[in-house]
RNA sequence: UAGAGUUUGAUCAUGGCUCAGGAUGAACGCUAGCGACAGGCUUAACACAUGCAGGUCGAGGGGCAGCGGGGAGCAAGCUUGCUUGCUCUGCCGGCGACCGGCGCACGGGUGAGUAACACGUAUGCAACCUGCCCUCCGCAGGGGGAUAACCCGGAGAAAUCCGGACUAAUACCGCGUGGUACACCUGUGGGGCAUCCCACGGGUGUUAAAAGGAAGUGAUUCCGGCGGAGGAUGGGCAUGCGGCGCAUUAGCUUGUUGGCGGGGUAACGGCCCACCAAGGCGACGAUGCGUAGGGGUUCUGAGAGGAAGGUCCCCCACACUGGUACUGAGACACGGACCAGACUCCUACGGGAGGCAGCAGUGAGGAAUAUUGGUCAAUGGGCGGGAGCCUGAACCAGCCAAGUCGCGUGAGGGAAGACGGUCCUAUGGAUUGUAAACCUCUUUAGGCGGGGAGCAAUGCCGGGCACGCGUGCCCGGAGGGAGAGUACCCGCAGAAUAAGCAUCGGCUAACUCCGUGCCAGCAGCCGCGGUAAUACGGAGGAUGCGAGCGUUAUCCGGAUUUAUUGGGUUUAAAGGGUGCGUAGGCGGAUUUUUAAGUCAGCGGUAAAAUGUCCGGGCUCAACCCGGGCCGGCCGUUGAAACUGGGGAUCUUGAGUGGGCGAGAAGUAUGCGGAAUGCGUGGUGUAGCGGUGAAAUGCAUAGAUAUCACGCAGAACUCCGAUUGCGAAGGCAGCAUACCGGCGCCCGACUGACGCUGAGGCACGAAAGCGUGGGGAUCGAACAGGAUUAGAUACCCUGGUAGUCCACGCAGUAAACGAUGAAUGCUAGUUGUCCGGUUCUUUGGGACUGGGUGACACAGCGAAAGCGUUAAGCAUUCCACCUGGGGAGUACGCCGGCAACGGUGAAACUCAAAGGAAUUGACGGGGGCCCGCACAAGCGGAGGAACAUGUGGUUUAAUUCGAUGAUACGCGAGGAACCUUACCCGGGCUCAAACGCAGGCUGACGGGUCCCGAAAGGGGCCUUUCUUCGGACAUUCUGCGAGGUGCUGCAUGGUUGUCGUCAGCUCGUGCCGUGAGGUGUCGGCUUAAGUGCCAUAACGAGCGCAACCCCUGUCCACAGUUGCCAGCAGGUAAAGCUGGGGACUCUGUGGAGACUGCCGGCGCAAGCUGCGAGGAAGGCGGGGAUGACGUCAAAUCAGCACGGCCCUUACGUCCGGGGCGACACACGUGUUACAAUGGCAGGUACAGAGAGAAGCAAUGCGGCGACGCAAAGCGGAACUUGAAAGCCUGUCUCAGUUCGGAUUGGAGUCUGCAACUCGACUCCAUGAAGCUGGAUUCGCUAGUAAUCGCGCAUCAGCCAUGGCGCGGUGAAUACGUUCCCGGGCCUUGUACACACCGCCCGUCAAGCCAUGGAAGCCGGGAGUGCCUGAAGUGUGCAACCGCAAGGAGCGCCCUAAGGUAAAACUGGUGACUGGGGCUAAGUCGUAACAAGGUAACCGUAA
Repeated sequence: UAGAGUUUGAUCAUGGCUCAGGAUGAACGCUAGCGACAGGCUUAACACAUGCAGGUCGAGGGGCAGCGGGGAGCAAGCUUGCUUGCUCUGCCGGCGACCGGCGCACGGGUGAGUAACACGUAUGCAACCUGCCCUCCGCAGGGGGAUAACCCGGAGAAAUCCGGACUAAUACCGCGUGGUACACCUGUGGGGCAUCCCACGGGUGUUAAAAGGAAGUGAUUCCGGCGGAGGAUGGGCAUGCGGCGCAUUAGCUUGUUGGCGGGGUAACGGCCCACCAAGGCGACGAUGCGUAGGGGUUCUGAGAGGAAGGUCCCCCACACUGGUACUGAGACACGGACCAGACUCCUACGGGAGGCAGCAGUGAGGAAUAUUGGUCAAUGGGCGGGAGCCUGAACCAGCCAAGUCGCGUGAGGGAAGACGGUCCUAUGGAUUGUAAACCUCUUUAGGCGGGGAGCAAUGCCGGGCACGCGUGCCCGGAGGGAGAGUACCCGCAGAAUAAGCAUCGGCUAACUCCGUGCCAGCAGCCGCGGUAAUACGGAGGAUGCGAGCGUUAUCCGGAUUUAUUGGGUUUAAAGGGUGCGUAGGCGGAUUUUUAAGUCAGCGGUAAAAUGUCCGGGCUCAACCCGGGCCGGCCGUUGAAACUGGGGAUCUUGAGUGGGCGAGAAGUAUGCGGAAUGCGUGGUGUAGCGGUGAAAUGCAUAGAUAUCACGCAGAACUCCGAUUGCGAAGGCAGCAUACCGGCGCCCGACUGACGCUGAGGCACGAAAGCGUGGGGAUCGAACAGGAUUAGAUACCCUGGUAGUCCACGCAGUAAACGAUGAAUGCUAGUUGUCCGGUUCUUUGGGACUGGGUGACACAGCGAAAGCGUUAAGCAUUCCACCUGGGGAGUACGCCGGCAACGGUGAAACUCAAAGGAAUUGACGGGGGCCCGCACAAGCGGAGGAACAUGUGGUUUAAUUCGAUGAUACGCGAGGAACCUUACCCGGGCUCAAACGCAGGCUGACGGGUCCCGAAAGGGGCCUUUCUUCGGACAUUCUGCGAGGUGCUGCAUGGUUGUCGUCAGCUCGUGCCGUGAGGUGUCGGCUUAAGUGCCAUAACGAGCGCAACCCCUGUCCACAGUUGCCAGCAGGUAAAGCUGGGGACUCUGUGGAGACUGCCGGCGCAAGCUGCGAGGAAGGCGGGGAUGACGUCAAAUCAGCACGGCCCUUACGUCCGGGGCGACACACGUGUUACAAUGGCAGGUACAGAGAGAAGCAAUGCGGCGACGCAAAGCGGAACUUGAAAGCCUGUCUCAGUUCGGAUUGGAGUCUGCAACUCGACUCCAUGAAGCUGGAUUCGCUAGUAAUCGCGCAUCAGCCAUGGCGCGGUGAAUACGUUCCCGGGCCUUGUACACACCGCCCGUCAAGCCAUGGAAGCCGGGAGUGCCUGAAGUGUGCAACCGCAAGGAGCGCCCUAAGGUAAAACUGGUGACUGGGGCUAAGUCGUAACAAGGUAACCGUAA
């Protein structure tokens, strides 16, 4: 020392990305009241108009242009002594320009360059300088010659220059004096650091001095001058240490490294030069390239660190670019000089001028950074004796929210919780909100009025005091402020003049409505938006901060995500393929010494500011002031444990020796048998071979097979393993030779000789390469045959390189234990290989070493797992890692014959990629089990005709929905109108219905007439009650309507399906970091998670089963409408009648079945038996009943309901049409194709239901549908009558006496109405069809099949449909290999939208960055050569000069320039290479499951 989001269905760990914090010389957006204090070109070291920024001294000098004064003269005016003008006069104050002194090297600016002794820090100079200042000592004698200004003349456009003449100085130059200094000789003393240094002396030689001025009558005083010594200050030089990126920069260097001698400098030094030597630097990173001013400090951080270097302070560097020197104490000089270059300006074209990185300001660049302000009042600087002058240093003011700090925009009361807004569950509530209004109060800031600072003391004048006598101090006085009438104080009025910005899905504080509809947009990450968006836009509200708030950019933090503090490497990224070994790092025991590391005390330094602590001043604070502290470096004194250095000793680490032992360790040579192929010969005949099946191939020219003999090459069966050996790669027949390593025992010898190991060297499977051999087998490439949609594959037949040997190269592998080497320590058990000791009953045991396995404690680990052979606990050394992709790629370099290897990036792109484990799902994985799942059967569908539904098409409309299983005789259990939702047309708009309120009217209604298709409209007639309050009804108005319009992906409810499958869960406990597991697994068993046993589980819930209903047997009770045994009556017959309560039956309630009993098997549960008994036997049969959940399954059109939409219409009424169409396609059915049949006649037996606008007996009519009349029955009562069957006859295999479609005619019934579009009847007609391809459906017993009956809906009916009922009544199941579906366990997984999954590569398209590339265009740096300014240095015969010297001409060096060849680096480039990204493109299917040929690594083709 705080974390969070994001990989997953979920989990843990790894790992990246992102966020919350702080900071800024900032910028941008919106907004803005005040003050204080700080700050303000980060870009173009780009270019600059204009003004200012460095002068001063008259007490150095000559002078006098200008100003003032004095004097003199002249003139004018007049006020007769004044004014004015002119001239002369430097006489005075002063003073432009000039000579001279000092300053201009400070102050101010900037950060281009610089990787350097530039900076920081600490030392040193025995190798140095220092104007002005301070202290001390000494001196100032006497001369000389010039020159500027001024004047004259000249050149020039100008800048400026030239010539002549005069003159001064504190300007300049000799001479004298002289101590120092220097050189040489020399004495004494002291010291040090190698050369040496210091102090005091002596001698000789050499060299160098000067200036005056002011005041005063003067004495004198003051300011100066020269020499020297010391100090102070400021500088110069040298050295240790420290602070940067790249090694894809590894070698660099010729003045280079050193020496001797010179030159030069203030001084040392290759700084420069001549000569000599050949050195110097570098992996502890030289050289090169890139980048960069350094520090105090600043930001951040818990700290260690990381990042930065703006303002302020210190140092450095620079001043348009490059070079050079001059002057000077100091410069190689920002506002100086010269030269070169670029640029700008002036010009009379001859020539000149300039340098804001000073302060303002301008342009440009840029996202972006201020006034052409005031003053020297203060502080400081220069000059001056001083007054003073100068000062864009500085102090102030101005502009800018650009930062920090402070203040304000009011305070208290005030609920009808107002109006308005917004929202809602909406007669109402919530919120805005005590907020406002209203009442009371206050007045900071702002406004107005008045007062009004501190900053100020020097200096000046006057006075006084002290002494060193011209300085200091004290007192008084006048004057003196840019800021500024500012700060501050007082008064006045009045809540008056003053609030915004961002956000509100999670992280992250804050939620609703509307709009929009994957659009527009948002977004820091995850991600929002496809009609109910808390994520977009607006509104209301809320939250955060507040004169600011957000965004962007950058830095640190979080990030222990480079890990020193403080990480890792079996599988997540990461151990080098292996060994030997150099440098380096680390190193056993005892003792002694040293003091480098280490520790402690003291000292120096660490500038100030900053930071922090304490205290103080501005009203507070920020800010400012005073004091304390600060880990570094250096010195010094001590300590001696540890590390290091030196010495001595030791034996346990290591090695040597002696003895013994095992082994596929290696190399070379020789030998062997089997197999294979080939050759020769024999036997032998038609095939062989090969495969899933085949074919290619071989074979009658004799194969295959078999026998004999021979040849060749390669590999070594069994033994043989959990074995052994080796450093790894690797090593296997037998023998021999040579040779390496290892183990054990002994304990003689050496005495730490050790461990590791960057570079380096060596070894290094297979494939591959070179040369030469060899070539039997196998066998890339290749060819053919198959397979396939294709098959450049898998399979087959051949077959070349290769496989083998020798020599050489190559140097990589999933070179793996995915685990570097070494040493020590830390419970054990059990195998095995090789030794030794010992015991033995010869089987073996005990002990002790070394290897090689298995299991497991502690411990470790994310887990899996590891576990004395560590992945445990420690130490040492090496190697390696830091998100995925791009990429082990590109470029560069090194190696290689090549292939290629080693080293090894970036742009760009993604928010993940990856590990282990968990639960599912899945597998052309495994095991177990079930189901009419298959099989075994029976009957169908698919072919025909028709019915019906659907698709499609058509249509004005053919309303809508249902669409694999799980839509399609489904919603619909009744479409001619209605239904009806669709279409056409005609109407209505409070509306077809209803409620409430109010008003009119006495109606409404009925009848009738007219118009109209109807709805509707119009006319006439008729027409209420009342207790007088009204009721009732129509109509009108208002408010509520209405919608089969949309959304089943907003919903409720209901339903289908998996599936009547046996599963799905919970509590507690236990295990696991966790997801989760256990339970629920295992064995047996069951229809069943049914039960039993076992068991870290023990129990429980929803399911299963049971409880419920129907049915099968019996019993009890009750008997009408049912029944009739016995009794009686009676009929043609009949429970017909009396009666009965037996039976059947009906209804109610019970009993019964539980593996209960027996045998066998089994621990049990349970299974089993032609068991017993029983009506029924192991769930008796059937029904109802459907767990957690899945399919965003179905339904907004059954109903309900949120939201949206329509409102003279998407509502509603009416007429007509449509839902019934018809080239087609599909589903479900019906009837058939016939003789187990059709037809005709006769005849027998049900059950369950329904019935009043009904069922209807019966009678009559009709061939019939049906009609007319009509008893009975709201039902155990009436309607009420089954058919197949049985008996008889006929038909005789045919498109028929099968089949009945279609069509014609005639009718019946329902209904307002049968045209579109009903059913039925009769007559006639008599289509297709002769058992149905691929394929497919149902069914396991009262089932299938077959036969009829009933009901709902309903006027009727398109019903062959649906739901029920009974009659007749089978066949088959060996079995679980296969298909489908399901359950449990297990395994793999890259799937989790879950295999209808995931996913790879080419190609095609768009975009992006990048490599190569003929070239092209730049950039910086260096080198060679040429030329070479200014300038320092240096040389010289001709000219000038007596000379000194000058002029002139050379030489060396050198900036710039030119040229040449290379290197480095950047841009661009036709074309080209791969890469990345991009909802729905193409081709295939490589990988993930045994992924359908296991996958992967290296290599070759």
Small-subunit ribosomal RNA from an uncultured bacterium, 1501 nucleotides, folded computationally. Model confidence (mean pLDDT): 84 of 100. It matches the Rfam family "Bacterial small subunit ribosomal RNA".